[in-house]
RNA sequence: GGGGUCGUUGUAUAACCAGGUUAGCACGGCAGGCUCCAGACCUGCAUAUCGGGGUUCGAAUCCCUGCGGCCCCA
Numbered sequence: 001g002g003g004g005u006c007g008u009u010g011u012a013u014a015a016c017c018a019g020g021u022u023a024g025c026a027c028g029g030c031a032g033g034c035u036c037c038a039g040a041c042c043u044g045c046a047u048a049u050c051g052g053g054g055u056u057c058g059a060a061u062c063c064c065u066g067c068g069g070c071c072c073c074a
Stems, first nucleotide, its partner, number of pairs: 001073007010027002013024001020057001029045005050066005
């Protein structure tokens, strides 16, 4: 230099191909309930689509570009 692949809450992951519910689930965090206390259990709360642009009534999803990780070729 060329090609491929991936990027979503604190962590892991689904939804992406085939655009449309308040972006779901598990663990974790916080608060409350329960308990003599704690754990377990129950209830509630907070936290996410890598950046920018485009298409569209509507983008996590499609297109372009940049950034970053990994792999291959040179």